[in-house]
c-di-GMP-I riboswitch aptamer from Desulfosarcina cetonica JCM 12296, 75 nucleotides, folded computationally.
RNA sequence: UGUCGAUAAAGCCAAACCCCGGGUGACCGGGGGACGGAAAACCACGGGUCUCCAUGAGAUCGCCGGGUUGCCGAA
Numbered sequence: 001u002g003u004c005g006a007u008a009a010a011g012c013c014a015a016a017c018c019c020c021g022g023g024u025g026a027c028c029g030g031g032g033g034a035c036g037g038a039a040a041a042c043c044a045c046g047g048g049u050c051u052c053c054a055u056g057a058g059a060u061c062g063c064c065g066g067g068u069u070g071c072c073g074a075a
Base pairs, nucleotide, nucleotide: 004073005072012037013036017032018031019030020029021028022027035062041068042067043066045065046064047063048060049059050058051057052056
């Protein structure tokens, strides 16, 4: 360094739900809250699902796969 993921250490993120706001909508942002997560960081590249002013345009990366990057260092 790579692979890997511990009864290690430091931490990190935040489901459902509630409140406020944005959007036609899927959904998104902020606050609260924790179901969980070793990438639950980022990318819409492939697939899936969803939405609509519908034949096109969007949403979802905490649905799956892939790509890029990151903390620690036991076996």

Its mean pLDDT, the model's own confidence on a scale to 100, is 90.
It was read from a public genome assembly, where an Rfam model found it.
The source organism's lineage runs through Bacteria, Pseudomonadati, Thermodesulfobacteriota, Desulfosarcinaceae and Desulfosarcina cetonica.
It matches the Rfam family "c-di-GMP-I riboswitch aptamer". Rfam's curators write: GEMM was predicted in a large-scale screen for bacterial structured RNA regulatory elements.